[in-house]
Molecule: transfer RNA
Organism: Patescibacteria group bacterium
RNA sequence: GGGCCCAUAGUCAAGUGGCACGACGCGGCAUUCGCAUUGCCGAGGCGCGAGUCCGAUUCUCGCUGGGUCCA
Numbered sequence: 001g002g003g004c005c006c007a008u009a010g011u012c013a014a015g016u017g018g019c020a021c022g023a024c025g026c027g028g029c030a031u032u033c034g035c036a037u038u039g040c041c042g043a044g045g046c047g048c049g050a051g052u053c054c055g056a057u058u059c060u061c062g063c064u065g066g067g068u069c070c071a
Base pairs, nucleotide, nucleotide: 001070002069003068004067005066006065007064010024011023012022018054026042027041028040029039030038047063048062049061050060051059
């Protein structure tokens, strides 16, 4: 320098045009003499910019970061 893949909450992870799913963790309540467990509730997320579209996490382009291969 070039090819390919990836980027979603504090962590892991599903989704792939319309509503972002789940687990752990975190906060609150209940349960207990207390702790743990368990149950219920809640906060918290689509890397950045542009384009296409009625509508973009999703499709296209670029950038950034990471991985991998080639030189």